[in-house]
Molecule: transfer RNA
Organism: Candidatus Woesearchaeota archaeon
RNA sequence: GAGCCUGUAGCUCAGUCUGGUCAGAGCGACUGGCUCUUAACCAGUAGGUCGCGGGUUCAAAUCCUGUCAGGCUCG
Numbered sequence: 001g002a003g004c005c006u007g008u009a010g011c012u013c014a015g016u017c018u019g020g021u022c023a024g025a026g027c028g029a030c031u032g033g034c035u036c037u038u039a040a041c042c043a044g045u046a047g048g049u050c051g052c053g054g055g056u057u058c059a060a061a062u063c064c065u066g067u068c069a070g071g072c073u074c075g
Stems, first nucleotide, its partner, number of pairs: 001074007010027004020058001029045005051067005
């Protein structure tokens, strides 16, 4: 220098192929219940402009493009 993969909640990830009823799950945090107390269990709450910018579209996590970070391969 070139190619490919990954980036979504505090953590681990799904969703992207096929644009819309897709902002979700588990764990964690917090509140309440239960319990002599803790844990466990039950119910609920909060938390993410989907790495960042631009474009296409009525509509973008999803398509196009630029760029950043990490990983792998080639030279």